[in-house]
Context: one part of a larger RNA
RNA sequence: CGUAUGUGGUGGAUGCCUAGGCGACAGGAGGCGAUGAAGGACGUGUUAGCCUGCGAAAAGCCUCGGGGAGUUGGCAAAAAGCAUUGAUCCGAGGAUGUCCGAAUGGGGAAACCCGGCCGCGAGGCCAUUUUGCUCUGAAUAUAUAGGGGCAAAAAGCAACACCUGGGGAACUGAAACAUCUAAGUACCCAGAGGAAAAGAAAUCAACCGAGAUUCCCUAAGUAGUGGCGAGCGAACGGGGAUUAGCCCUAAACCUGAGAUUGCGAUAGUGGAACGCUCUGGAAAGUGCGGCCACAGAGGGUGAUAGCCCCUUACACGAAAUCAAUAUCUCAGCUAUACGAGUAGAACGGGACACGUGAAAUCCUGUUUGAAUAUGGGGGGACCAUCCUCCAAGGCUAAAUACUACCUGUCGACCGAUAGUGAACUAGUACCGUGAGGGAAAGGCGAAAAGAACCCCGGAGAGGGGAGUGAAAUAGACCCUGAAACCGCAUACGU
Numbered sequence: 001c002g003u004a005u006g007u008g009g010u011g012g013a014u015g016c017c018u019a020g021g022c023g024a025c026a027g028g029a030g031g032c033g034a035u036g037a038a039g040g041a042c043g044u045g046u047u048a049g050c051c052u053g054c055g056a057a058a059a060g061c062c063u064c065g066g067g068g069a070g071u072u073g074g075c076a077a078a079a080a081g082c083a084u085u086g087a088u089c090c091g092a093g094g095a096u097g098u099c100c101g102a103a104u105g106g107g108g109a110a111a112c113c114c115g116g117c118c119g120c121g122a123g124g125c126c127a128u129u130u131u132g133c134u135c136u137g138a139a140u141a142u143a144u145a146g147g148g149g150c151a152a153a154a155a156g157c158a159a160c161a162c163c164u165g166g167g168g169a170a171c172u173g174a175a176a177c178a179u180c181u182a183a184g185u186a187c188c189c190a191g192a193g194g195a196a197a198a199g200a201a202a203u204c205a206a207c208c209g210a211g212a213u214u215c216c217c218u219a220a221g222u223a224g225u226g227g228c229g230a231g232c233g234a235a236c237g238g239g240g241a242u243u244a245g246c247c248c249u250a251a252a253c254c255u256g257a258g259a260u261u262g263c264g265a266u267a268g269u270g271g272a273a274c275g276c277u278c279u280g281g282a283a284a285g286u287g288c289g290g291c292c293a294c295a296g297a298g299g300g301u302g303a304u305a306g307c308c309c310c311u312u313a314c315a316c317g318a319a320a321u322c323a324a325u326a327u328c329u330c331a332g333c334u335a336u337a338c339g340a341g342u343a344g345a346a347c348g349g350g351a352c353a354c355g356u357g358a359a360a361u362c363c364u365g366u367u368u369g370a371a372u373a374u375g376g377g378g379g380g381a382c383c384a385u386c387c388u389c390c391a392a393g394g395c396u397a398a399a400u401a402c403u404a405c406c407u408g409u410c411g412a413c414c415g416a417u418a419g420u421g422a423a424c425u426a427g428u429a430c431c432g433u434g435a436g437g438g439a440a441a442g443g444c445g446a447a448a449a450g451a452a453c454c455c456c457g458g459a460g461a462g463g464g465g466a467g468u469g470a471a472a473u474a475g476a477c478c479c480u481g482a483a484a485c486c487g488c489a490u491a492c493g494u
Stems, first nucleotide, its partner, number of pairs: 001493009015479001016443002020414002022411007029403002031157002039100003042055003046078001049075003061094006070082003105114003115126004128154009162193001163191005173180001177227001203210002214241005224232002245395003248339001254332007264322003268316003274289003278285001290307002292296001298310003344368008354380001375390005430437002450478001453465004
C1' cells in the first nucleotide's frame, strides 16, 4: 500500500410522519371607499426582537347575548395579577381609531413641512369637477358671458377572473410572399353588474306552418366561401335547459323606504354503550365475558378504542344585526307621446360563414332623399303573383360565464430536491440604480423527566462519570441513518 471482515467517524439518501400545498364538488357571497378604502408608516405589553392584535381610550373600552373554570395571543419563560359578585373565550351592535395613502387647506423627496378662518377651550372648517338652486352681473336695452353663495354627487381600490363598448398588432400558416391567415386574438382605453349582453319580430318559413332572448346537443365539417391555395365555415329544421311579458297623456316593469310573513345566516346546547386478565415503559393489542347503534364518518389518548375524550346520527337554540320569495302602502325614475333628414339611392368603407362577387341583409363617412295602413319592409340580383311582418322610442327575471373571498365535503393528488416561490422570520434573507429577480431552511421523547452533583479543560469548546428515560449509538448538530469519503482493530498478500 492492497484485499477481506469487524468497528467507528463523516454525510443525510431511504423508510415512516405532517403542521403546508394542489385539484374538485356543493352552498354562500360577489364588493370596499370623502362616515376617508385597499395598502402601509409609526406606535402600543411588566417586554430587547419578530409575528399576531390594537390605535395616544392603543394584545384593548362599552352594551346585549352565548358559555361555565380557568386565565393574562405565539416564539417563551419568569414576575405580578384577574376569575363562580361569572373572568379568559365566542357572536352581534357600538365607542376610540396617530400619520401616509383617491388624500381633498397649501406644499412635498409618502408616512414630513407650512398656513388661514371660527371657537374660551375641546375642536371644527378651508381641494377639484359636474349637476341643481339662488344672489348678482359687462361690452349692450332685454339678456348672456362672467362672479358670489348653498346643496348633492363623483373620484380611488379590488380576482392579470367573468361582461359590454371604443381602438387594435405582429410572429406564425400559406412549406417563399403581397389578397388571405394568425384574429377582431394579444394588448391599450372607457364603463357596468353579480352576472353582463340580448330580448318580445318591419323574425323565420314555404303555400304547411312556427311564434321574444340566451345557453347546450344536433343538423355539419354539410350548404357555401376561398391567390377555389392555406384555410374559413353557417342557417333552416329537430332535441333539450329555462320560460314572462310589458309601456309611451301616467299604467306596467324598475328603484328606494316602510309594514306583514320568517326559509335561514352570524355564538351555541343535549347527545347511547366496558370491565377483568396477560405481555409491555405504556393497552386501544391477547384471552374471557358484556353492552350501544337513526351514532361502526373522522380525529385524539404512552402500540391497533363503536362503548376513555372531542365528535358523529338525531334533536334543539338568538337579546342583537342581516335576511330570499310573496303581499300591501308611500315615494321616485325612464319615454318628444307610434317614431323623417328616417327608409331608400349613388360613391367609399365595415359587419354578416359569404374576400364585390349575380350579392340580397345590417351599420354608416360624403352627396341626396320618400310614402304615411288605399301605406311600408322582407322572402339572397331583379320583376310579377302570393305569403309574412310593421323600422326609424323604451323596460324586462330565469336558463348562461367567472371565483379574489367564506363554509362544508371529497381525492386510484403531493409528502419536504415532492406539493405553492413560500409546511420554518417567505415574496423573507439576498441580488439589482430601477423595472425586476428571488432562495435555503421540517421531525429528541409518551412526557423535558432537557442531564442536579463530581472530574479533565481556558470561569472554554469538547468529553468522562453520576442521574432521567423503555431506549441517550433518542443529548438538543437530537427518529431512521444508505452511499461516496476518512480512520482504527484483526487476518492475509506485497
Large-subunit ribosomal RNA, domain I from a freshwater metagenome, 494 nucleotides, folded computationally. The RNAcentral record of the full RNA draws on SILVA. Its mean pLDDT, the model's own confidence on a scale to 100, is 83.